[in-house]
RNA sequence: UCAAGUUUGCGAGCUAUCGCGGGGGCCUUUUGGCCUUCGAGGAAAGUCCGGACUCCAUAUGGCAGCGUAGUGGGUAACUCCCAUCCGCCGUGAGGCGAGGACCAGUGGAACAGAGAGAAUGUCCAGGGCAGUGAUCAAGUUGGUGGGAACGGGAGCCUUCUUGGGAGCCGCUGGAGUGAAAGCAGCCAAACUCUGCGCGGAGCAAGAUCGAAUAGGAACACGUUUAAGGGCGGCCAGUCUGAAGUGUUCGGGUGGAUCGCUUGAGAGAAGUCAGUAAUGGUUUCUCCAGAUGAAUGAUAGCUGGGCUCAUUGAGGAAGAGACGCCUUUUUGAGUUUACAGAAUCCGGCUUAUAGCGAACUUAUUGUC
RNA sequence: GGGCGCUUAGCUCAGCGGGAGAGCACUGCCUUCACACGGCAGGGGUCGCUGGUUCAAUCCCAGCAGCGCCCACCA
Numbered sequence: 001u002c003a004a005g006u007u008u009g010c011g012a013g014c015u016a017u018c019g020c021g022g023g024g025g026c027c028u029u030u031u032g033g034c035c036u037u038c039g040a041g042g043a044a045a046g047u048c049c050g051g052a053c054u055c056c057a058u059a060u061g062g063c064a065g066c067g068u069a070g071u072g073g074g075u076a077a078c079u080c081c082c083a084u085c086c087g088c089c090g091u092g093a094g095g096c097g098a099g100g101a102c103c104a105g106u107g108g109a110a111c112a113g114a115g116a117g118a119a120u121g122u123c124c125a126g127g128g129c130a131g132u133g134a135u136c137a138a139g140u141u142g143g144u145g146g147g148a149a150c151g152g153g154a155g156c157c158u159u160c161u162u163g164g165g166a167g168c169c170g171c172u173g174g175a176g177u178g179a180a181a182g183c184a185g186c187c188a189a190a191c192u193c194u195g196c197g198c199g200g201a202g203c204a205a206g207a208u209c210g211a212a213u214a215g216g217a218a219c220a221c222g223u224u225u226a227a228g229g230g231c232g233g234c235c236a237g238u239c240u241g242a243a244g245u246g247u248u249c250g251g252g253u254g255g256a257u258c259g260c261u262u263g264a265g266a267g268a269a270g271u272c273a274g275u276a277a278u279g280g281u282u283u284c285u286c287c288a289g290a291u292g293a294a295u296g297a298u299a300g301c302u303g304g305g306c307u308c309a310u311u312g313a314g315g316a317a318g319a320g321a322c323g324c325c326u327u328u329u330u331g332a333g334u335u336u337a338c339a340g341a342a343u344c345c346g347g348c349u350u351a352u353a354g355c356g357a358a359c360u361u362a363u364u365g366u367c
Numbered sequence: 368g369g370g371c372g373c374u375u376a377g378c379u380c381a382g383c384g385g386g387a388g389a390g391c392a393c394u395g396c397c398u399u400c401a402c403a404c405g406g407c408a409g410g411g412g413u414c415g416c417u418g419g420u421u422c423a424a425u426c427c428c429a430g431c432a433g434c435g436c437c438c439a440c441c442a
Stems, first nucleotide, its partner, number of pairs: 003361008012302007020039008041338001045349002048347005053202004060236004065198005070084005085099001086097004100193002105191002107187002122175005127169003136163004142157003206258004216249006228240003251441003265286009303336007312327004368438007377391004385422001393409005415431005
C1' cells in the first nucleotide's frame, strides 16, 4: 500500500410547540385540572434451547416416546460458554464439525461394471502345473468332519483305477467401471445398541370479586364390586371421588383486582482465585409495567455519510494543465438502518443504513 | 401473548435415499356437417429458499420465508 481474519463500541444530539402511559402530591368532585418524576432494544424479533414461577399429588416405578454424545471445566440449567485432542477447509491470521458404537443384530448401495458384500475372477504381463495326460465325470485308499465313549452323512484334502483329450491355478503385479473392488471396507442427520437427561401444561398459568343466562339438550360410562378426574399414550401404584362424570351442541358475559415487575438484577471502577469461561468481594449509579395496549408528531439548528459545485496546497505522467490522484475551504441537494416491551431471566439464531476502535495475517517495496 | 401443522405441474394431491408422478386442466391429431363426449400422442417442475449429513436428498437435520388452525370466563 492493498486485501483479509478475530474481538468489540455506537447506531444521532439540542431547542420550541402540541400530545400519550405509570407513580406521587394538591384542588375539585367521581369526572377532570395543575405540579413533579419516570417511560423500549441490541436485537424487545424467531419461539429454537434452558430455567425461575404457577397449577395438577412434595410428580413414584416400568414400557413406549423425545432429546443429547471426543475429553475436562463453568453455570440455577442448557442443544449455551471456556480450554484442549482429533478430522476437514484456508498460503496464513483463523474458520467449521449432531466427533460414542457397523468383529450384537437387521437393512442399504441407483447407473456403470465380469463381479457390490463371503463373488461362476473380465483383459494384459509375469510365475507355477499340464500329452510322463490339465480342468472335468464316476468309483476308490487314508485323513478331516468327529467331542469322554459308540455309531455316523454331506463337504474338503489326499491315493489309485477307468473314461476323456487341452487346458488349469483369486500365486504376484497392472488395466477398466464406479463414491467404494480380492479387503469381514462404507452408511447410525438408516433401524438399532450403549451412556446421560426429560412427569404434563403454560401468566389466555393461577387466585379473588362482580354481572348475566334456559342450572338446558343429545350420546356414552356409572350409582353397595365403584364410573370419572389428577392437562400427549399404555400398565402399575397412589390420591381424590359416596353420585354423578365425560364429550358434543346450545345459553350468558366480553368487567375489576391480584399475579406484575427489585431480580440466579443490570452497568461502571477496583481487587482476589482461575490459562479462560466464570466465581468471590468493595464502592457508586440505575430500575417501563401498559391491556384495542403509552414511550410520539411537526418545525428549526447541529453532527455523521454520499453526490455535485467551489477555494487553497501537494503529487505522477507529460512540451504544458483549468483534465487525473490525494488533502483542504465554503455552499447546495440527499440520506440517517433493522425494528418496537406484554410474566421474568440466561443463551442461540436471524435482521440491521452508516460511523468507528484494538490486535493479528498474507503479498509487494524500503530500512 | 402461547401452542401446533402445511408448502411437489395452472388446480387438487400421491411419492420406503438412486427413473420426479397421478387425476382434472392445456396443445396437436383422429372421430363429427359442426360442437360436446370418446380415443391416441405431447408439452409443462429452481419439489418455497439457503446451508449441512451422505457416493447420492422431494425424502434425513438445521436456519429463514409464506400460509393455515387451536387456546377467554360463567352456570
Predicted 3D model of RNase P RNA and transfer RNA as a complex of 442 nucleotides. Model confidence (mean pLDDT): 77 of 100. It holds a member of the Rfam family "Bacterial RNase P class A". The family's RNA type in Rfam is ribozyme.